Background
A computed fold for an 86-nucleotide RNA from Clostridium luticellarii, annotated as c-di-GMP-I riboswitch aptamer. RNAcentral holds the sequence, with entries from Rfam. It matches the Rfam family "c-di-GMP-I riboswitch aptamer". Its family is annotated with cyclic-di-GMP binding in the Gene Ontology. Taxonomically the source falls in Clostridium (Bacteria, Clostridia, Eubacteriales, Clostridiaceae).
RNA sequence: CAUUAUAAAUAGCAAACCUUAUGAAAAUGGGGGACGCAAAGCUGCGGAUCUAAAGCUGUUUAAGCCAUGAUAGCCGGGUUGCUGAU
Numbered sequence: 001c002a003u004u005a006u007a008a009a010u011a012g013c014a015a016a017c018c019u020u021a022u023g024a025a026a027a028u029g030g031g032g033g034a035c036g037c038a039a040a041g042c043u044g045c046g047g048a049u050c051u052a053a054a055g056c057u058g059u060u061u062a063a064g065c066c067a068u069g070a071u072a073g074c075c076g077g078g079u080u081g082c083u084g085a086u
Stems, first nucleotide, its partner, number of pairs: 002086004012037002017032006035073001041079003045076003048071003055065003
């Protein structure tokens, strides 16, 4: 440097759920909690998915469209990195 994660060590993250705060919502931050994770570190770059406040359409009711809002623990890409093995 490349490949790899069967066993071990050290360290780490934390789903659901409960609680609190923020938010229109999706969701996110804190506390508790562990389903899992070898990148479940970082990054919305491509795809996908979620939401639809504002805006637009509308019979101005209903409803529909729409990301500039989100998801990195949906799949790729980019980037950084621990340990062992080959």